This is a predicted structure of an 88-nucleotide RNA (c-di-GMP-I riboswitch aptamer) from a Clostridia bacterium. Its mean pLDDT, the model's own confidence on a scale to 100, is 88. It matches the Rfam family "c-di-GMP-I riboswitch aptamer". About the family: GEMM was predicted in a large-scale screen for bacterial structured RNA regulatory elements. Genes associated with GEMM are involved in a diverse array of functions, including chemotaxis regulation, signal transduction, secretion and chitin.
RNA sequence: UCAACGAAAAGGUAAUCUUAUCGAAAGGUAAGUGCACAGAAUCAGGGGUCUACAGCAAUUUAAUUGCCAUGACAGCCCAAUCACCGAA
Numbered sequence: 001u002c003a004a005c006g007a008a009a010a011g012g013u014a015a016u017c018u019u020a021u022c023g024a025a026a027g028g029u030a031a032g033u034g035c036a037c038a039g040a041a042u043c044a045g046g047g048g049u050c051u052a053c054a055g056c057a058a059u060u061u062a063a064u065u066g067c068c069a070u071g072a073c074a075g076c077c078c079a080a081u082c083a084c085c086g087a088a
Stems, first nucleotide, its partner, number of pairs: 005086002012037002017032006035075001041081002045078003048073003055067005
């Protein structure tokens, strides 16, 4: 120095909930909160999960049901990229 590993230290992120806002929804964004996290950093390439406006089909009297991502989730897993510190 590099890899592996994860004691300590310095920091970091921010679950949930509340408020506001965008969205058909899932969910996103901002502020507060502080569940937890050694990558809970980035990233939708692969799997998986969530939603179903629109569309299609069915049923029946104006609504319901089913299918479906082009939508979403990175704090579901794998991959890729980058990365603080240095005990055993």